[in-house]
Molecule: Bacterial large signal recognition particle RNA
Organism: bacterium
RNA sequence: UCGUGCUAGACGGGGAGGUAGCGGUGCCCUGUAACCCGCAAGCCGCUAUAGCGGGGUUGAAUUCCCUUCUGAGGUCUUGUCUCUUUGGGAAUGCGGCAGGGUAAGCGGUGUUGAAGACCAGGUCCUGCGCAAUGGAGACUCGUGAAUCCCGUCAGGACCGGAAGGUAGCAGCGGCAAACGAGAAACUCCGUGUGCCGCAGGGGAACCUGGUUGGAGCUGGCUGCUCGGCAGGCACCCGGGGAGGGGGAUCGGGGAAGGGUGCACGG
Numbered sequence: 001u002c003g004u005g006c007u008a009g010a011c012g013g014g015g016a017g018g019u020a021g022c023g024g025u026g027c028c029c030u031g032u033a034a035c036c037c038g039c040a041a042g043c044c045g046c047u048a049u050a051g052c053g054g055g056g057u058u059g060a061a062u063u064c065c066c067u068u069c070u071g072a073g074g075u076c077u078u079g080u081c082u083c084u085u086u087g088g089g090a091a092u093g094c095g096g097c098a099g100g101g102u103a104a105g106c107g108g109u110g111u112u113g114a115a116g117a118c119c120a121g122g123u124c125c126u127g128c129g130c131a132a133u134g135g136a137g138a139c140u141c142g143u144g145a146a147u148c149c150c151g152u153c154a155g156g157a158c159c160g161g162a163a164g165g166u167a168g169c170a171g172c173g174g175c176a177a178a179c180g181a182g183a184a185a186c187u188c189c190g191u192g193u194g195c196c197g198c199a200g201g202g203g204a205a206c207c208u209g210g211u212u213g214g215a216g217c218u219g220g221c222u223g224c225u226c227g228g229c230a231g232g233c234a235c236c237c238g239g240g241g242a243g244g245g246g247g248a249u250c251g252g253g254g255a256a257g258g259g260u261g262c263a264c265g266g
Stems, first nucleotide, its partner, number of pairs: 001266006009058003012030004020047005035055005064259007073250006080244010092234003096229002099226004104222003107218003116212008124201006130194002132191006139182005149174004157166003
């Protein structure tokens, strides 16, 4: 150095989670030339040589081992930035809402006469009247009393010698209370009644009219201004979430360098 046979090793790895810890199943990432079967999340198997059990392939190198670089991805973190969500605040700005003032602009109104002043009337109050309306009474009609209502009272009763008289049931008629109906007129009482009338009162406000006066008045919109309310945005103080940046840590894969056994034969 070549050949044959074997052995260690390899036949995926990693992150989070979970665990005293390690590995696995499940999740995620990576990746393939990536063996097969059984076990397992209120788990399964183990104990620093840290999956176990069974079967198979490959095998000292492109495949095994070590170092360095690079680095997908994950986890933790932050006096960092951006966005988003949520609770609170109200000093300031913007915006919103309602109000007071002002009268610059627009509008309305005013020489067919504004504001102001005076007068009268009304709205208001009291009394009376009228009307309306409700009720009661009276009125009209009907019903209406075994007896304790009236009239007439047959029969009968009582008094009387008689003439005659007295009380009176039924019947008939009437009427009271009561009930029902009616309604043009009457009386009384009441009223959240009235474009009603008369008299008196009141005069704050408003309305109408008249006289005077002689140019404003009004405040609808805009503007300006004053304070208020709420707390939408900016802003301030907190909580949560997402992404970027920084830091820490683990790290698939890739690249480079190095390392690796035994037996026999040529």